[in-house]
RNA sequence: GAGGGUGGCCAAGUGGUCGCCAGUACGCCUUGCAUCGUCAAGGUCAGGUAUUGGAGGAAAGUCCGGGCUCCACAUGGCAAAGGUGCCGGCUAACGGCCGGCGGGGGUAACCCUAGGGACAGUGCCACAGAGAGUAGACCGCGUCCCUGAUAGCUUCGGCUGUCCGCGACGUAAGGCUGAAAGCGUGCGGUAAGAGCGCACGGGGGGUGGCGGAGACGUCAUCGUCGGUAAACCCCACCUGGAGCAAGGUCAUAUCGGGCGUGCAGACCUUUCGGGGUUUGGAGGGCAGCCUGCUCGAGCGCUCGGGUAGAUCGCUAGAGGGUCGUGGCAACGCGAUCCGUAGACGAAUGAUCACUGCCGCGGUUGAGGUGACAACGCCGCGGAACAAGACCCGGCUUACGGCCACCCUCGUUC
RNA sequence: GGCCCCAUCGUCUAGUCAGGUCCAGGACAUCGGCCUUUCACGCCGACGACGCGGGUUCAAAUCCCGCUGGGGUCA
Numbered sequence: 001g002a003g004g005g006u007g008g009c010c011a012a013g014u015g016g017u018c019g020c021c022a023g024u025a026c027g028c029c030u031u032g033c034a035u036c037g038u039c040a041a042g043g044u045c046a047g048g049u050a051u052u053g054g055a056g057g058a059a060a061g062u063c064c065g066g067g068c069u070c071c072a073c074a075u076g077g078c079a080a081a082g083g084u085g086c087c088g089g090c091u092a093a094c095g096g097c098c099g100g101c102g103g104g105g106g107u108a109a110c111c112c113u114a115g116g117g118a119c120a121g122u123g124c125c126a127c128a129g130a131g132a133g134u135a136g137a138c139c140g141c142g143u144c145c146c147u148g149a150u151a152g153c154u155u156c157g158g159c160u161g162u163c164c165g166c167g168a169c170g171u172a173a174g175g176c177u178g179a180a181a182g183c184g185u186g187c188g189g190u191a192a193g194a195g196c197g198c199a200c201g202g203g204g205g206g207u208g209g210c211g212g213a214g215a216c217g218u219c220a221u222c223g224u225c226g227g228u229a230a231a232c233c234c235c236a237c238c239u240g241g242a243g244c245a246a247g248g249u250c251a252u253a254u255c256g257g258g259c260g261u262g263c264a265g266a267c268c269u270u271u272c273g274g275g276g277u278u279u280g281g282a283g284g285g286c287a288g289c290c291u292g293c294u295c296g297a298g299c300g301c302u303c304g305g306g307u308a309g310a311u312c313g314c315u316a317g318a319g320g321g322u323c324g325u326g327g328c329a330a331c332g333c334g335a336u337c338c339g340u341a342g343a344c345g346a347a348u349g350a351u352c353a354c355u356g357c358c359g360c361g362g363u364u365g366a367g368g369u370g371a372c373a374a375c376g377c378c379g380c381g382g383a384a385c386a387a388g389a390c391c392c393g394g395c396u397u398a399c400g401g402c403c404a405c406c407c408u409c410g411u412u413c
Numbered sequence: 414g415g416c417c418c419c420a421u422c423g424u425c426u427a428g429u430c431a432g433g434u435c436c437a438g439g440a441c442a443u444c445g446g447c448c449u450u451u452c453a454c455g456c457c458g459a460c461g462a463c464g465c466g467g468g469u470u471c472a473a474a475u476c477c478c479g480c481u482g483g484g485g486u487c488a
Stems, first nucleotide, its partner, number of pairs: 001409010012355007020054007027044006033037001056385001060396002063394005068243004081239005086100005101115001102113004116234002121232002123228003138175002140171005146165001148163006183201006202225002205222007247312004255304007264279006283295005319338008357382007365375001414487007423441004433471001443459005464480005
């Protein structure tokens, strides 16, 4: 200098102007009262003042786990459905995290790992190929029978050998097909062969010894040998269901129940449904009142459910910082300090100035001169991903920059 | 805000549950040819897709995980 690995940190700062949301204080307005107040409650809109506070490392995806709330449920067990799956630890809990074991990748730093069971059972293994799972005979190899050819011998009857072909049987060494052909290599063995036997080695299993808390490692011995469980399944463990639009409170309208009060009288007419006139009438409307005009069959009180709406839930919580302490670590314990959004068609914005950071370009400056780099100065540009919606612990995904340590390679000393 | 579901040619779909002869089939559309005086109809042929990335497996449209896009439902 180049490339790579791991861990940590930041998410620009300060000020001015205008604006948004929330809290507090004061002011103002309305209502209430045995109590008239330095009171209480509510409001402050298009239209008060001051002051304080105001998004994230992922607030995201909603993939896991919990708190909280309602529903279900005597308790426990079983089944179904879903999930998890090496060991130990951490935690409120987890499919998360930490430390290990086994396996895999990388020269290395280091990283990845759904990693129980295929010896419980079932299924599947396309195409190709003879054969794909108590395998198989296409070529090849071997033995035997038969036919033919040929060589040798002959007592001329035959006999022996070689080769070609047909058939039967054996055979899994070799070829061929395939992702995979019943563990690999060698020796023995055999007519030829074969875990058929032996030696060494590999996988997984049982038993025993040793080491370890355990996964596991290692040694001996016994029997064994296709893959697939992110196929069904078996084993072990976990899970009741829904979600703040959960749920609670107040409650206009409206509906239902109860109580009180009113819905009356006379005359005329009728096609017997009703119509008209007049006296009265609870209650209501208009005008400031007296009073007048007018509508007039319901009105008032109360209880219950409950829509719109309002309000609570709602932010102090498995909270954060620092120090000490135990632990390899995750994390635990102790002390001390801090106060840090709470909206609901949903608030953090806009703009200006200065400083800081990064990139590009230019420029002059102290050394004796020149060049390059750095520093300084000037100008221009840039600054990612993205914003709460009940809260918390994780995971995953998106994304800009800085720092530290480590590894490999190259060059120079 | 919570919960649930879906994605295959230009369009509508089969195949996904139970992986294999699927380098994915069909219909309509498009293009070319035949037929016709010409157009239409009809016949023949062609073009054309598993949303993206990773994993399991001999093998993935299909199984698993993570994203992207779309839809439904709850006051």
Notes:
This is a predicted complex of two RNAs, RNase P RNA and transfer RNA, with 488 nucleotides together. It holds a member of the Rfam family "Bacterial RNase P class A". By type it is a ribozyme.